[in-house]
Context: one part of a larger RNA
RNA sequence: GACGAACGCUGGCGGCAUGCCUAACACAUGCAAGUCGAGCGAGCUGUACAUUGGAAGCCCUUCGGGGUGGAAGAAGUAUAUGCUAGCGGCGGACGGGUGAGUAACGCGUGAGCAAUCUGUCCUUCAGAGGGGGAUAACACAAUGAAAGUUGUGCUAAUACCGCAUGAGACCACGUUGUCGCAUGGCAAAGAGGUCAAAGGAGUAAUCCGCUGAAGGGUGAGCUCGCGUCUGAUUAGCUAGUUGGUGAGGUAACGGCCCACCAAGGCGACGAUCAGUAGCCGGCCUAAGAGGGCGAACGGCCACACUGGAACUGAGAAACGGUCCAGACUCCUACGGGAGGCAGCAGUGGGGAAUAUUGGGCAAUGGGGGAAACCCUGACCCAGCAAUGCCGCGUGAGGGAAGAAGGCUUUCGGGUCGUAAACCUCUGUCCUAUGUGAAGAGCAGAAGACGGUAGCAUAGGAGGAAGCCCCGGCUAACUACGUGCCAGCAGCCGCGGUAAUACGUAGGGGGCGAGCGUUGUCC
Repeated sequence: GACGAACGCUGGCGGCAUGCCUAACACAUGCAAGUCGAGCGAGCUGUACAUUGGAAGCCCUUCGGGGUGGAAGAAGUAUAUGCUAGCGGCGGACGGGUGAGUAACGCGUGAGCAAUCUGUCCUUCAGAGGGGGAUAACACAAUGAAAGUUGUGCUAAUACCGCAUGAGACCACGUUGUCGCAUGGCAAAGAGGUCAAAGGAGUAAUCCGCUGAAGGGUGAGCUCGCGUCUGAUUAGCUAGUUGGUGAGGUAACGGCCCACCAAGGCGACGAUCAGUAGCCGGCCUAAGAGGGCGAACGGCCACACUGGAACUGAGAAACGGUCCAGACUCCUACGGGAGGCAGCAGUGGGGAAUAUUGGGCAAUGGGGGAAACCCUGACCCAGCAAUGCCGCGUGAGGGAAGAAGGCUUUCGGGUCGUAAACCUCUGUCCUAUGUGAAGAGCAGAAGACGGUAGCAUAGGAGGAAGCCCCGGCUAACUACGUGCCAGCAGCCGCGGUAAUACGUAGGGGGCGAGCGUUGUCC
């Protein structure tokens, strides 16, 4: 000098940041990923229409009733940019958290892929013909305490499956041309084989989609050079081990996996083993070189109760998906089930120690949708904490050869000290009232923050100073008490009767809404 700090004393305001460093300990509760009815059937609701139905009311009455009137209800049709459990699509692989593991192509940096993939997006080209069989929802039935499950029957699609077409792509074949860093790559024509499609809205125009192909963009995968902590009181390590051939597998190269063959491969230029650790941009310090660190913000990686596995998908070996095993917690009718905060809040626990079970989608951004819009604890805000940085205030001017009082004294005085009182002012902050934003990017609407910031008026010095130190280092001295006691102390060292070093007081020095102490790094 610095800090994600803590502790002690003290504490007025604002702005901007930051806030579980320990138990990757366990978690009550709420929320954090949905959306599309313009893909589909079905159901519900509203409205309209005609049919049926006939209530109240009104009129007449010989009191038996008659006439008029048309409500509720019923099934039906139409309609709704009304709603939605299910099928279907897209998104749940992003965003958010954590740092356990990892000394590794994990990260950083620089190259490579002639060994690769890429939904949505952009550009371009070519297409969408004609069929089929199911299934959820639903109904009925069975079973179970529940979670749920099963059977039979019905139905739709942008769900699923054949057929046709093939500009084109792919596969094997031979031909030609051309290029390259090796294996080889690219292009052209040829004949053979394989492979497509879906509709929706609208009166329509058209729009949104669908299929195949090429290019681009973005994202990802893989390989390599170099760099990346400590220990030799760790010296040898290795059998899929190192290489080859063949087969398999992958988007793709590869012992990635397998069969066979060979006996290799690594190591004092530190293998192996052990310990520690996420890496970087950066941050702190330092004149620099260097040393230390890796909170917040940004990039990459890894993980999601522990261990393992695959499914779906353009993308996952998937935090709020699935399956298996384990530990733990909960429910149970004891047969069986349910769960995973290292998301945002919050609770217990641990700890010296770290916040609200808040508001809003107004902005920025993300998902879905043609759109309206819906969702979004991302985010924007507010709350708490002097945790840090920065700014402001706690008043300003005048006022005595100097009050009172304190302390001290050589008793003359000295000092606190222009300090106070007192006089004249000011209004930052504060309080009250009024007004009141920007933030909202073609036009209109839309502001959580927030009646906030700001502005105006009024009030009144009123409400706002402490902490540490004063022997030397090191700025700052006297008195009393104590008497090697009580105590101080970072080092040297003070204290045993005149202590500037202990305690108190007066005075002084330093910093100031802080000041000291402790810890850690330079």